RNAcentral holds the sequence, with entries from ENA. This is a predicted structure of a 73-nucleotide RNA (transfer RNA) from Cyathus jiayuguanensis. Its mean pLDDT, the model's own confidence on a scale to 100, is 81. The organism belongs to Cyathus, within Eukaryota. Its Rfam family is "tRNA". Gene Ontology term of the family: triplet codon-amino acid adaptor activity. By type it is a transfer RNA.
């Protein structure tokens, strides 16, 4: 330099042939329980890498960029 893959919550993973509220586990806060802590149980908060385009509608399609990673030279 060229080509491919990946980017979703604080962390680890799902789902989607473009459609009403993006799912779960751990973590966190609160409640309940306990003499107390832990565990178990309940409730809640929390996310589509960035920009642009296509579309009535984009996490999803297209382009560019960024980061990580693999291969080729």
């Nucleotide at each position: 330099g060229c080509u491919g893959a990946u980017a979703u919550a604080g962390u680890u993973u799902a789902a989607u042939u473009g459609g009403u509220c993006a799912a779960a586990a751990c973590c966190u806060a609160c409640c309940a329980u306990u003499c107390a802590u832990g565990a178990c149980g309940g409730u809640a908060a929390g996310a589509a890498a960035a920009a642009g385009g296509u579309u009535c509608g984009a996490u999803c399609c297209c382009u560019u960029u960024u980061a990580u990673u693999a291969g080729c030279u």